[in-house]
Formats: sequence, structure tokens, C1' cells
RNA sequence: CGGAGUGUAGCGCAGCGGUAGCGCGCUUGCUUGGGGUGCAAGAGGUCGUUGGUUCAAUUCCAAUUACUCCGA
Repeated sequence: CGGAGUGUAGCGCAGCGGUAGCGCGCUUGCUUGGGGUGCAAGAGGUCGUUGGUUCAAUUCCAAUUACUCCGA
């Protein structure tokens, strides 16, 4: 320098046009003599950034940025 891939909750990931979810973690309550386990409820997201298409974009398109891989 060229090509490809991945950026979504604290962590790991799903979702590929129509209200953003799962597991672990966190908070509260019940349970226990206490802790753990179990049960119930809850909080937490500018979906990397900017623009475009669309009635509607995490999803489609373009640019850009971080990281990874391949080639030179």
C1' cells in the first nucleotide's frame, strides 16, 4: 500500500428492514444463624462515528475510525 472480516448493556454474544434480546455479572426482596445455592422483581444501550436510501435502519448503501486476518 491492496483485499477481507469484526465493532450491539460491565464481560461474552444473538438479532440482518417494523418496540433491541440471551447468558454471566450488578441491585433489591424472599429463602439461610451467616455465606453460597435457589426463587421473584429491577436497573443498565446515542447498536464505533458521520452521511445517504426508506413511511420506518442495529439491519441496506457510502465514507471514516479501532482492532484482527490475508497478500505485497
Predicted 3D model of a 72-nucleotide RNA (transfer RNA) from a Bacteriovoracaceae bacterium.
The organism belongs to Bacteriovoracaceae, within Bacteria.